[in-house]
Parts: sequence; structure tokens; C1' cells
RNA sequence: CGGGUGUAGUUCAAUGGUAGAAUGAAAGCUUCCCAAGCUUUAGACGAGGGUUCGAUUCCCUCCAUCCG
Repeated sequence: CGGGUGUAGUUCAAUGGUAGAAUGAAAGCUUCCCAAGCUUUAGACGAGGGUUCGAUUCCCUCCAUCCG
């Protein structure tokens, strides 16, 4: 300097119009206890700016990381 990636504690989706799942966490039910099972709850779009009625998505800059 060029290119890729950045979403929940972790691993991954999705898409210009309410951001989902699995797993993990908490509470409850069940059980003599544990485990398993069931129900519920909380939790995220790397930062800033722009376009747009509306941006996680499009554009610019920066940051982190990977490749050359």
C1' cells in the first nucleotide's frame, strides 16, 4: 500500500423496515440428591460521520485482526 473479517460470554445466521438460533448464565418446576428434561428471564450489530422517511445492511474515515 492492496484485499478480507468485525453481530449475545462463545460459535454462527439474517436483512434498507421489531436482530434470530445453538450453547452458556439466572430463576422456577420435576427428583430423596445429582444428572437429564420442561418453562421463563436477561444479554449483541467494533467507533464516528454521511445518504435515506428509516442503516446492522449503502458510502467515507478511524480502530482491531488476518492475508499478500